[in-house]
RNA sequence: GGGGCAUUAGCGCAGCUGGGAGCGCGUUUGACUGGCAGUCAAGAGGUCACGGGUUCGAGCCCCGUAUGCUCCA
Numbered sequence: 001g002g003g004g005c006a007u008u009a010g011c012g013c014a015g016c017u018g019g020g021a022g023c024g025c026g027u028u029u030g031a032c033u034g035g036c037a038g039u040c041a042a043g044a045g046g047u048c049a050c051g052g053g054u055u056c057g058a059g060c061c062c063c064g065u066a067u068g069c070u071c072c073a
Stems, first nucleotide, its partner, number of pairs: 001072007010025004019056001027043006049065005
C1' cells in the first nucleotide's frame, strides 16, 4: 500500500426483506428480610463510530474517513 470482517446503552450482544431501537448482565428506586445477600416490581440510560449521498422513510443500501482484528504484499 491492497483485500476481508467488526463498530448499536456502562459491559457482552440481537435487530428478520428499509418503516415499533431491543435482550442479558450491571445500575437506580420500591416491596419482602432484623441486616447483608437474594427474589419480585417499576424506572433511568442511545448522535446506531464519524461525514456525506439515495429514499416519503436508513441501524440496515451507496461513497468517503477513523479505530480494532485478520490475510496478502
A computed fold for a 73-nucleotide RNA from an uncultured Eubacteriales bacterium, annotated as transfer RNA.
It was read from a public genome assembly.